Overview: The part of an RNA shown here (large-subunit ribosomal RNA, domain I) has 550 nucleotides and comes from Mycoplasmopsis felis. Model confidence (mean pLDDT): 83 of 100.

Context: one part of a larger RNA
RNA sequence: AGUGAGUUGUGGAUGCCUUGGGUCUGGAAGUCGAUGAAGGACGUGAUUACCUGCGAUAAGCCUCGUGGAGCUGGAUAUAAGCUACGAAACGGGGAUUUCCGAAUGGGGAAACCUAGUUAGAGUAAUUUCUAACUGCAUUGGAAUGAAUAUAUAGUUCUAAUUAGCGAGACACGUUGUGAACUGAAACAUCUUAGUAGCAACAGGAAAAGAAAAUAAAUAAUGAUUCCAUCAGUAGCGGCGAGCGAAAUUGGAAGAGCCCAAACCAACUUAGUUGGGGUUGUAGGACUAUCUACAUAAAGUUACAAAUUUUUAUUAUAGCAGAAUAAGUUGGAAAACUUAAGCACAGAAGGUGAAACUCCUGUAUGUGAAAUAAUAAGAACUUUUGAUAGUAUCCUGAGUAGGGCGGGGCACGUGAAACCCUGUCUGAAUCUGCCGGGACCAUCCGGUAAGGCUAAAUACUAACCAGACACCGAUAGUGAACUAGUACCGUGAGGGAAAGGUGAAAAGAACCCCGGGAGGGGAGUGAAAUAGAAUCUGAAACAACUUACUU
Numbered sequence: 001a002g003u004g005a006g007u008u009g010u011g012g013a014u015g016c017c018u019u020g021g022g023u024c025u026g027g028a029a030g031u032c033g034a035u036g037a038a039g040g041a042c043g044u045g046a047u048u049a050c051c052u053g054c055g056a057u058a059a060g061c062c063u064c065g066u067g068g069a070g071c072u073g074g075a076u077a078u079a080a081g082c083u084a085c086g087a088a089a090c091g092g093g094g095a096u097u098u099c100c101g102a103a104u105g106g107g108g109a110a111a112c113c114u115a116g117u118u119a120g121a122g123u124a125a126u127u128u129c130u131a132a133c134u135g136c137a138u139u140g141g142a143a144u145g146a147a148u149a150u151a152u153a154g155u156u157c158u159a160a161u162u163a164g165c166g167a168g169a170c171a172c173g174u175u176g177u178g179a180a181c182u183g184a185a186a187c188a189u190c191u192u193a194g195u196a197g198c199a200a201c202a203g204g205a206a207a208a209g210a211a212a213a214u215a216a217a218u219a220a221u222g223a224u225u226c227c228a229u230c231a232g233u234a235g236c237g238g239c240g241a242g243c244g245a246a247a248u249u250g251g252a253a254g255a256g257c258c259c260a261a262a263c264c265a266a267c268u269u270a271g272u273u274g275g276g277g278u279u280g281u282a283g284g285a286c287u288a289u290c291u292a293c294a295u296a297a298a299g300u301u302a303c304a305a306a307u308u309u310u311u312a313u314u315a316u317a318g319c320a321g322a323a324u325a326a327g328u329u330g331g332a333a334a335a336c337u338u339a340a341g342c343a344c345a346g347a348a349g350g351u352g353a354a355a356c357u358c359c360u361g362u363a364u365g366u367g368a369a370a371u372a373a374u375a376a377g378a379a380c381u382u383u384u385g386a387u388a389g390u391a392u393c394c395u396g397a398g399u400a401g402g403g404c405g406g407g408g409c410a411c412g413u414g415a416a417a418c419c420c421u422g423u424c425u426g427a428a429u430c431u432g433c434c435g436g437g438a439c440c441a442u443c444c445g446g447u448a449a450g451g452c453u454a455a456a457u458a459c460u461a462a463c464c465a466g467a468c469a470c471c472g473a474u475a476g477u478g479a480a481c482u483a484g485u486a487c488c489g490u491g492a493g494g495g496a497a498a499g500g501u502g503a504a505a506a507g508a509a510c511c512c513c514g515g516g517a518g519g520g521g522a523g524u525g526a527a528a529u530a531g532a533a534u535c536u537g538a539a540a541c542a543a544c545u546u547a548c549u550u
Base pairs, nucleotide, nucleotide: 001549002548003547004546005545006544007543008542009541015535016500017499020471021470022468023467024466025465026464027463029460030459031167032166039100040099041098042055043054044053046078047077050074051073061094062093063092064091065090066089070082071081072080105114106113107112115134116133117132118131119130120129121128135165136164138160139159140158141157142156143155144154172203173201174200175199176198177197183190187238213221214220225252226251227250228249235243236242256452257451258450259396263275264274265273266272267271280430282395283394284393285392286389287388288387289386290385296383297382298381299380307379308378309377310376311375312374313373314372315371316370318366319365320364324339325338326337327336328335340357341356342346348360349359350358401425402424403423404422405421406420407419408418411437432447433446434445435444436443487494488493507534510521511520512519513518
């Protein structure tokens, strides 16, 4: 020096554990905000750096319930207190709620600066203090008032509104705008894709929706939406890559309505309001005739609209809730042995090892002063219907349709219907008009150019309950711990590491060495090689001991 073995250290793998995560299911909910939100800043405790709570009434105040002996948060400690005159804790309702923030009196480098008006306080007086109001927009009213004469725009003032402004759940929806990589084995039409992104707006869902529909069987269906099928079919397509229906049929769910107009009336008369009326078997106005106000029908999601109340159920705290002893081992019994009991409860967790009968619970039963939701009822509110006639009137116009250019439809201009429209045009009026995939005829279906409409459908941030052939600290969320923290970056933004003494701190009094750190005794404990750098404690690595080789 090497190799092997051992001891000690270093180190923190492994094992075991779980406070935290992941993915779902069911329920309930789907909003908050000028009555100032979301989110923050700064404060607030006897002592208080952080977190949590709260707001100058500041880990809290009032009240109504629950609760029932302890309490003053995580979080120990000391002090000082509270509490059977019912505290703490939990729930319903209320009060307070600094400053910033849409931020809204004006300004501003957020959490700061600085005004006006009115009322009050205060001072000898000024300074000062307190409260309320003072934003924009919309709508109504008034005054004023340009180019420009009447006017109008504008400006100013005023009033109203528990209307608007902002936030959010990286979800779901509608609308506008809208890529590229990619594929076509290159690439340009095409594809990716109306996807991603961006913007606006909305709701608990949104959108769509009561046929100018679908169809074509000598038939029929009857608003919309969603699922399955039709079907990878018919088609479209540098007929390449690819794209890709519909009717039908079977289900989920089911609901239909209101205006405009004709005509009439009133008024504040280019009109407004009220009545009337709402459709394809055309209907209505109009004329004529009949009928009608209640033991009727309907209703607060459309169809007109507001509120109160009763009952029931549910939610937001709770309450009751069965049954075991001895011995043995052990530090400890729930283990073992013996003998019992309960069970609509042998789910689960905890307790010094492994508990149906110790604790919390579980099955089951039960409970609300207050607030809210749902359902049913009551009050209440609203409401005529029909026949015949067919002369006249009405039935949505810069619309339908057409040309040019585009877009959407599975459909790339094609034989290209249908829908939308930038531009140029431009009808008819029920003997009307539109559609049925060029177009024409026949036939069939419908009645455009106004509007509303629940359910079946989509999603899940937050809430409640539960589940798992999901993870178990380099895993699982980035985050089991002061985590979106520390730290990095001018900034947008990026973004960690870090869990485990013991059953219980019983966390080592006292003595010794030492300046201390650290250690040796003593003591605690079942154990201290469980000593706080704390469970277990692998390997690399280091030191020492030893055997062999050289």
It matches the Rfam family "Bacterial large subunit ribosomal RNA". Lineage of the source: Bacteria > Bacillati > Mycoplasmatota > Metamycoplasmataceae > Mycoplasmopsis.